A computed fold for a 74-nucleotide RNA from a Phycisphaerales bacterium, annotated as transfer RNA. Its Rfam family is "tRNA". Rfam classes the family as a transfer RNA. The organism belongs to Phycisphaerales, within Bacteria. The RNAcentral record of the sequence draws on ENA.
């Protein structure tokens, strides 16, 4: 150098054929609850869907470029 896969919460990952307002476990905060911790049970916080652009009435989804990380070839 050439091809391919991944990138969404602090982690680990859904998110289908493009359509409200972006989820879920685990962690994290707060309350019940215990003598006090765990376990449980109810609530709440937390996102530039890697970046830049682009196509559409509409983009985490399509398409182009960049970038990082894994594989393979050379």
């Nucleotide at each position: 150098g050439g091809g391919c896969g991944u990138u969404u919460a602090g982690c680990u990952c859904a998110g289908c054929u493009g359509g409200c307002u972006a989820g879920a476990g685990c962690a994290c905060c707060g309350c019940c609850g215990u003598u006090a911790c765990a376990u449980g049970g109810c609530g709440g916080g937390g996102g530039u869907c890697a970046c830049u652009g682009g196509u559409u009435c509409g983009a985490g989804u399509c398409c182009a470029g960049u970038a990082a990380c894994g594989c393979c070839c050379a």